């Protein structure tokens, strides 16, 4: 160049039109003389910009990042 994939919490992952779920970690508290283990409470996130649509993490274009393929 051209072409196909990926992008969702600190991380791993689920959600394929109707206000986004869990495991691990990290906070708090309870437990104990103290640690570990356990339990319980709270916070944490749709890669960006447009478009459709009553509504978009979802669907549609572009622009970023990774990554794979042709030449």
């Nucleotide at each position: 160049g051209c072409c196909c994939c990926u992008u969702u919490a600190g991380c791993u992952u689920a959600g394929u039109g109707g206000u986004a779920a869990a495991g691990c970690a990290a906070a708090c508290c309870c437990u104990u003389c103290g640690u570990a283990a356990g339990g319980g409470u709270a916070a944490g996130a749709c890669a960006u910009c447009g478009g459709u649509u009553c509504g978009a993490u979802u669907c549609c274009g572009g622009u970023a990042u990774g990554g794979g393929g042709c030449u």

Notes: Model confidence (mean pLDDT): 81 of 100. Predicted 3D model of a 71-nucleotide RNA (transfer RNA) from Candidatus Nomurabacteria bacterium CG10_big_fil_rev_8_21_14_0_10_35_16. It matches the Rfam family "tRNA". From the family's description: Transfer RNA (tRNA) molecules are approximately 80 nucleotides in length. It is annotated as a transfer RNA.